Model confidence (mean pLDDT): 82 of 100. A computed fold for a 102-nucleotide RNA from Caenibacillus caldisaponilyticus, annotated as Purine riboswitch aptamer. Taxonomically the source falls in Caenibacillus (Bacteria, Bacillota, Bacilli, Sporolactobacillaceae). Its Rfam family is "Purine riboswitch aptamer". Rfam 15.1 lists 4,097 matches to the family in 1,411 species. The sequence was found by an Rfam model in a public genome assembly.

RNA sequence: AGGACCAACCUUGAGCUUCCUCAUAUAAUUUUGGGAAUAUGGCCCAAAAGUCUCUACCCGGCGACCGUAAAUCGCCGGACUAUGAGGGAGAGCGACGGCAUU
Repeated sequence: AGGACCAACCUUGAGCUUCCUCAUAUAAUUUUGGGAAUAUGGCCCAAAAGUCUCUACCCGGCGACCGUAAAUCGCCGGACUAUGAGGGAGAGCGACGGCAUU
């Protein structure tokens, strides 16, 4: 607020919990130090950066590259977390709401 009015009573708004979708953040990314593997291999630890931002920073796959050395690279797929919006559901409460102006 609604149920003619009052009262009783009820409940659809608000808030809370949770789920789905979308949006923003961040690229599930980059850098450095140490250690480790070697074409049946290509990894581990620590720190930093990255966000009006807490947390996270991995997993799987495909391919390339490296002729045995110390270095990897590209692409695809899959989340969580923070915040906002829309929608579904739930319990309780019982109007705690909306708009405008100052």